A computed fold for a 1525-nucleotide RNA from a Myxococcales bacterium, annotated as small-subunit ribosomal RNA.

[in-house]
RNA sequence: CAACUGGAGAGUUUGAUCCUGGCUCAGAACGAACGUUGGCGGCGUGCUUAACACAUGCAAGUCGAGCGCGAAUCCUUCCUUCGGGGAGGUAGUAGAGCGGCGAACGGGUGAGUAACACGUGAGUAACUUGCCUCUAAGUCUGGGAUAACUACCCGAAAGGGUAGCUAAUACUGGAUAAGACCACGAUGUCCUUGGGCUUCGUGAGAAAAGGCUUCGGUCGCUUAGAGAUAGGCUCGCGUCCCAUUAGCUAGUUGGUAAGGUAAUGGCUUACCAAGGCUUCGAUGGGUAGCUGGUUUUAGAGGAUGAUCAGCCACACUGGAACUGAGACACGGUCCAGACUCCUACGGGAGGCAGCAGUGGGGAAUCUUGCGCAAUGGGCGAAAGCCUGACGCAGCAACGCCGCGUGAGUGAUGAAGGCCCUCGGGUCGUAAAGCUCUGUCCUGGGAGAAGAAUUUUGACGGUAUCCCAGAAGAAAGCACCGGCUAACUCCGUGCCAGCAGCCGCGGUAAUACGGAGGGUGCAAACGUUGUUCGGAAUCAUUGGGCGUAAAGAGCAUGUAGGCGGUUGAGUGUGUCUGAUGUGAAAGCCCGGGGCUUAACUCCGGAAGUGCAUUGGAAACUGCUCGACUUGAGUCUCGGAGAGGAUCGCGGAAUUCCUGGUGUAGAGGUGAAAUUCGUAGAUAUCAGGAGGAACACCGGUGGCGAAGGCGGCGAUCUGGACGAAGACUGACGCUGAGAUGCGAAAGCGUGGGGAGCAAACAGGAUUAGAUACCCUGGUAGUCCACGCCGUAAACGAUGAACACUAGAUGUCACGGGAACUGACCCUUGUGGUGUCGUAGCUAACGCGUUAAGUGUUCCGCCUGGGGAGUACGGUCGCAAGACUGAAACUCAAAGGAAUUGACGGGGGCCCGCACAAGCGGUGGAACAUGUGGUUUAAUUCGAUGCAACGCGCAGAACCUUACCUAGGCUUGACAUCCACAGAACUUUCCAGAGAUGGAUUGGUGCCCUUCGGGGAACUGUGAGACAGGUGCUGCAUGGCUGUCGUCAGCUCGUGUCGUGAGAUGUUGGGUUAAGUCCCGCAACGAGCGCAACCCCUAUGUACAGUUGCUACCAGCUAAGGGCUGGGCACUCUGUGCAGACUGCCGGUGUUAAACCGGAGGAAGGUGGGGAUGACGUCAAGUCCUCAUGGCCCUUAUGCCUAGGGCUACACACGUGUUACAAUGGUUGGUACAAAGAGCAGCGAGACUGUGAAGUCAAGCUAAUCUCAGAAAGCCAACCCCAGUUCGGAUUGCUCUCUGCAACUCGAGAGCAUGAAGCCGGAAUCGCUAGUAAUCGCGUAUCAGAACGACGCGGUGAAUACGUUCCCGGGCCUUGUACACACCGCCCGUCACACCACGAGAGUGGGCAGGGCCGGAAAAUGGUGAUCUAACCCGUAAGGGAGGAAGCUGUUGAUGGUCAGGUUCGCGAUUGGGGUGAAGUCGUAACAAGGUAGCUGUAGGGGAACCUGCGGCUGGAUCACCUCCUUU
Repeated sequence: CAACUGGAGAGUUUGAUCCUGGCUCAGAACGAACGUUGGCGGCGUGCUUAACACAUGCAAGUCGAGCGCGAAUCCUUCCUUCGGGGAGGUAGUAGAGCGGCGAACGGGUGAGUAACACGUGAGUAACUUGCCUCUAAGUCUGGGAUAACUACCCGAAAGGGUAGCUAAUACUGGAUAAGACCACGAUGUCCUUGGGCUUCGUGAGAAAAGGCUUCGGUCGCUUAGAGAUAGGCUCGCGUCCCAUUAGCUAGUUGGUAAGGUAAUGGCUUACCAAGGCUUCGAUGGGUAGCUGGUUUUAGAGGAUGAUCAGCCACACUGGAACUGAGACACGGUCCAGACUCCUACGGGAGGCAGCAGUGGGGAAUCUUGCGCAAUGGGCGAAAGCCUGACGCAGCAACGCCGCGUGAGUGAUGAAGGCCCUCGGGUCGUAAAGCUCUGUCCUGGGAGAAGAAUUUUGACGGUAUCCCAGAAGAAAGCACCGGCUAACUCCGUGCCAGCAGCCGCGGUAAUACGGAGGGUGCAAACGUUGUUCGGAAUCAUUGGGCGUAAAGAGCAUGUAGGCGGUUGAGUGUGUCUGAUGUGAAAGCCCGGGGCUUAACUCCGGAAGUGCAUUGGAAACUGCUCGACUUGAGUCUCGGAGAGGAUCGCGGAAUUCCUGGUGUAGAGGUGAAAUUCGUAGAUAUCAGGAGGAACACCGGUGGCGAAGGCGGCGAUCUGGACGAAGACUGACGCUGAGAUGCGAAAGCGUGGGGAGCAAACAGGAUUAGAUACCCUGGUAGUCCACGCCGUAAACGAUGAACACUAGAUGUCACGGGAACUGACCCUUGUGGUGUCGUAGCUAACGCGUUAAGUGUUCCGCCUGGGGAGUACGGUCGCAAGACUGAAACUCAAAGGAAUUGACGGGGGCCCGCACAAGCGGUGGAACAUGUGGUUUAAUUCGAUGCAACGCGCAGAACCUUACCUAGGCUUGACAUCCACAGAACUUUCCAGAGAUGGAUUGGUGCCCUUCGGGGAACUGUGAGACAGGUGCUGCAUGGCUGUCGUCAGCUCGUGUCGUGAGAUGUUGGGUUAAGUCCCGCAACGAGCGCAACCCCUAUGUACAGUUGCUACCAGCUAAGGGCUGGGCACUCUGUGCAGACUGCCGGUGUUAAACCGGAGGAAGGUGGGGAUGACGUCAAGUCCUCAUGGCCCUUAUGCCUAGGGCUACACACGUGUUACAAUGGUUGGUACAAAGAGCAGCGAGACUGUGAAGUCAAGCUAAUCUCAGAAAGCCAACCCCAGUUCGGAUUGCUCUCUGCAACUCGAGAGCAUGAAGCCGGAAUCGCUAGUAAUCGCGUAUCAGAACGACGCGGUGAAUACGUUCCCGGGCCUUGUACACACCGCCCGUCACACCACGAGAGUGGGCAGGGCCGGAAAAUGGUGAUCUAACCCGUAAGGGAGGAAGCUGUUGAUGGUCAGGUUCGCGAUUGGGGUGAAGUCGUAACAAGGUAGCUGUAGGGGAACCUGCGGCUGGAUCACCUCCUUU
C1' cells in the first nucleotide's frame, strides 16, 4: 500500500427518410471434432456416444505374539532281499484349515431419482457408533463339540455325503458386579412431546480370554461412564418445463391398542372416526443426479454441473435377506430372468459403471508400462505383507504458459517472379557476400533435492551445470467487395463456383479459380458444433398496446391486489449492533517457491445467505378508539328516441271490387324479358292487409355496451341540479364466475304489404355463374327458445388526483331586473370545435389527454404456415372459445417525403381538336423497307424519333458480298543488310493480276577518291503491317428525341429528428419561372428575352463589270457604240428607326391588357441561327478516334467476272394522272438565286430530234448556261377511257464512258395498259402561309419523280376549348419507384418438401382387476431328528433347537379390458417452395360496380349477391356501355 475499477457497435426492408421489428456479424469460452501445417519444454486434461458385450493379467488382504495340523524337492547319513526303507537337515518352512480384524474404506459410473435426493439453517427431551482417547471396576470356575486330518462312498466337473480323531482369544454352564437396564416407592433441580438430570431404598436378571515376555512389562478381553469420529431420523426455506394434465387420495388423514426398529412415525396390524392434498398449481406427463463451482456479463441475470472437492444413487436386470459397529454389500450369499462359456447332457460356471486392454457404437477420447521410494489405507506387538488408491513414466498441439526458427553489416537496388503509362515500380537489406552468437540440437564430462530413521529412489544418469562442434533439422494457416485490417494481373463467362448477412458470376469479376503482392495470427491457423454476450429481442435493474404486434363487445361481482384523516398499543415486514454458521479448493488482494510464466504454497478479503439474540418505531401490517373530505342514504325539482306491456292514428306501396277511358305501359346508356284490346298504364270511389313512422331532426338527447325516433296509458331503471340532515372508509380494481349482447343464422308456431340471398329470364360481353333490367323463394315482422359473433371503433380498459385558455351547444341553479322573455354575468354536470405547455416515429393528442402521477385487470414479442391442425369445453346445426408445431422467408410493417401514374379534380398552352384548303390510303411508275429467293443478293437504321434513311447519285471502280485465279514483311508506315539512280522502249503468255524477255539512261550532295549520304526501285531476314472482323451494353466525339416545352438548380437564412420543405407556392399577368403585388425568405446561376444574320423604310458615303435624268460624238438608226456624269435603280459599307415611348379606358395608384394616334413597320414586325438540368444502356466501333477480344500463306492484299438492280407478296415515301379552272397548237410578257477552265460554251452549219462539226467570249454585276413557267392573246377539242392518261412493248438512233448484255440517260416513229377522284383509316398547313408554276445547284464521265435552294401567281378558315393527342402548374389518392407497358389475386397443370386425417398394423411406457407364486422373512405346526443345560446310577424324560409341512407378504411371469405415446400405412386434405405454364383480372387510382367486415347462400377461379356495420373511400358533379396485358 490491499481486497469497490466499470456499460462501444455495425450490416440488412426504402428512390430516399424516421420509426417499429426480426435476421446476421465483430467478443469470450470448450473434456471438443474436422482440414492444412507442425521445432522444443513445463503444467494440466483425455468414451460427452452403447448403464453395449467382454478374451487375458492384476485391483483385499493380513495376523504363527489366538489354534490344531503339516509336506514335497534337494542335501547328509544308516540299513538293504538292491526293488527300496529309516534317521537328520531343508522346516514347524510352503500349504490349506479353525479363529480375529478388514473386506460397508479406497476406486468406478450417473442408469434411476423432481425426492428431505441435494443446498442451507435448525432439532433429536426419539437414536446408534467397531477401531481411537480418558476415567472407574474386573478378568474366577467348569463343560461338550468341530474344521483341518484319516478312511470309505457319490459325481465328468463343480462339489458333496458317511464314519472316526483334535485345538483355541471358536462355542458354552455356573460364580461375582456398580450410579447401566427393568419394576415399585420417595427426593431436589431444570423446563417440559412420553419428561431430562440428581439423590435414596427394595427386588430381579446380565460379563470376561488369553497371548508374548529379558519376568520389569506389554498387547488383548469384560462391564460402566465421558469424549472424539462416523452415521440414522425429523423440520423451516430454496430447487426445471407442460393447464391442449383440474381435480387427487382407502393405509388414504387422524385416533386407540399392539407389533417392529438403534430410534420417532400407518413403518405394520386390528378397531374407530371421515378425514387429508389442491389454482400460493394437487394429481398426471416430460426432462434431469444435486452442490461448491465453471462460463459469460458493467451488473442484475443467463447457460452449465468434465477434471478437483462434498452429498446421493447404482454395480448384468428384478427381488430378498444373512453376517456385522456399520451393507440389504461392485471384485459376498439365495431366488428368478436375459446373455455368454464348460459338459460325459445328468449338471455346473460367470458378471471390468476397478487399472490396463478387446470388439462394437461414434465426428471423437490414451499403455494389456514402472514402483510401493513418497502420501494415504488394511492387518500385525513388530519386522513386514498387501495396495492398478497413489507416485511416476508412455501416447495425443486436446488446453494453458514459456522459448526458438538467428544477430550485425550488406545497393551493381543482382538474377528471377509479378505489374507497367515501357519511363519504371515492387518482392527488397530481402538474398548472395562478409563478421559474429549458440536458446534449441549433437558429442563428451559432472550430477542433485525429493529421505524422516539404521535400511529403502520407481521417476533417473532425469532436472541442472561445464567443455566442444555447427546457421545447420526447425513456418505455417486463414483472409484481402462492405461489415473488417489488407489490390493488382491472368483464366472463366449466370458456366464452374463462392457465400456469416447484404450479395458476387450473363467477356474488361479487387467477391469464382490461379499467380504476384498485402493484412492478421503464429507452432499453430481456419472450419463446424455448443453456451453467454451484443439482445433494452421477456425489459426487477430495463419495453410496450390510437394508426407498427398488442385494450377483453359491455357490465355486475368472488378470491386476490391496492387503499382517506387522527391517537394509542404491538413489533409482522423494515433498519441497526452482536454471536454462530456459510467445508476445502476456486475467484479477488498481499506475499513466497520453481530462471519467467502457466503452475503451486502461505496469509487475508469475500461468500451480497441462513439461524439466534440485543435494540429502533418514521413507513407497512395487526389490534383498539376517534373523525369526515372518499363512498352511501333521506327531502325537493326539472330534462330525456332509457326499458317492458297494452291500445290508438294518418300518409304511402301492393292487392281486390266498381266507374271513367284507350293503346300503349314499364324499363334502360340503348334495349329486351315483362304487363296490356280477356282493356293495362293513367284517373275516381270503396275495401283488405302488413310493415315502417316524412316534416320536427340538430357533431341535439338517453343508455354500460349492443342500441333507442308517430301518439297515449300503466309499470320501471339510471343520471343531473339545489339545499341541508344522517351513516362513518362501508372504497377502487377485479383472475375464475354470472348476466346483457347489431346483423345474419337455427328450432317450434303464427304472419307475409314492400324489399329481397338462392333461383329463372332479358341484356352487356371474347366469355359474364357479375355489375343493369323484369320477376321471385327463404328471410326481413310477432311469440317463445337457441346462437354469442362484427371495422361489437374513439381501432384509445376501469378508477382517482393534478396541469393555460378561447368559443358553441344541452340540463338544472345563483346574481342583476317590479314581474316575464331576450341579453349580460356566474356555478355544477354532459356534449363538440380550436389551441398553450407537455407528449408522440410522425400523423396527431391536448382538463372528454395519446400530458403528469398512483392502483388493479386484460393483452403483445418478426412475416407466412394460422386463428389452421390435434385435444378439450359449449352448441340442434352453422360454428364459437381455448390454440400449437414441422416447414419456409429476410424481411413483413407504421408514419411521413420526392417523383411517377389515375377510366381523380382545378387552371393553361400547342394545326391538339374544331372551322377550312390540299393530300395519302384505290391506279401505273419511281424509290426505300420487310419477306422470299440466291453462290452472293455486303452492312447498318426498326413506334413517334427506321423505311427518296447512311447513299450530295452501285455498269467497271465505288464494294465492304459471292465465285474463280494469284501474293505472303505484304497495297500502306518505321528500322536493318545487299544491289541498283530515278525513269524508260518493245515483245510473248494469260480473263487480268501477274510472269518471262528486252531498249535507252547513269543524274544530285560530300569526299581523304577507297567510298559515304538524300530521294526512289528491287531482293532478303525479322520486329511488325493490315482487318468495313466482334462488342455503340467498355468508350470519346457527333447526332436524334421529348422541345424552342418553360423549365432546371445553387448559396446563405429559416422550418422539420430526418428524407426534405421554403425560395419556385398564393393573387394577377405573359409567348415565357415574362413582369408586378403579397409572403421566412434574401439573392444568384443555366434556360426565356435581348445581343448575331437575312428581310421590310429612310439616310450618309462609294460607283465597275451596274445605272442613264442630262450633255457631247459616232452609227448600220437598234436605250446600238464611245466619252462625260453618279441624279435615279441597284450593289456594298455604316447610321437611323419600334421603346407599350404617347393618349384614353380597365386593373390593386402595380404588372399588364384593350382601343387609338403617329409611323415603312406596333406590341417578341416576318424568317433564321441559337436547344437549360436531364430522359430514352436511343443511333453510330461501316466517317473518324479508341479499350478489350479475335484472324496472321488469312477474317489481310491484288485481279477478272458476278452480286448489291432478283420477285407469288406486304408496307412507307413520292411522281404522273384520272381531265374542260383542262388538253393541244400558235403568238406574247414578267423573275430570283445560282453554276462555269479536264468547265460554261455564244454564233454559224448539219440533223424532224437527241445531238454533231467548226468556233467567238468568259477564271465572270462584263461572257455563257438561259428559252422562265403558270399567266395573257387567239384557235381546236365537247365529256369519250377521249386530241384525257401516259405505263408497257417494237424498230431506228444520240450521248457519256476501256465497256451500256446482266444494268445508264436521252431522241424519233409506232404501240396506247391501269386509271373516271379512291373503304376503314390517316397526313400537312393560320399569310406572302396552303395550293399551284417553273428556275438553279451539290453529287457527278454518264445517270433524279429524290435532296437542297430560288423566285412567280396566290387563297379559305379559326365559334371556341366539351372531347382525342402531347405538354406545363397546383392539388388529391396510391399496396407504383424497372415508376400503369407498374403492381398484383385465386383455381388448374407439373416437380419437390414438411404436416393433418386414415381401414388398420407394429412396438414402448405406466396404472388397474384376476391367476400364479421362486428365494426370503415372519407366524403356526413339527408324530421325524437332536452333543453341551436340568432330572435321573442308567434306560429315559424335560428345556431348547432343526428338517419337513403350512398360512401371510412376495419378484419375474400369465391373462383381461382400457389409458397414453411412438413408428409404418393404400388413399385423402389443405399448406409451403419452385423456370418466362394455363384461365381470367379480384385488390392498389373513384382500380374502372369504393373498399373492408361478421354472417348466409351461390359460383372454374380470383370472387358475386343479400342483411347489418365501419371509413382505414375518391369526387362535388349531369356523362353510351364493356374491356384493356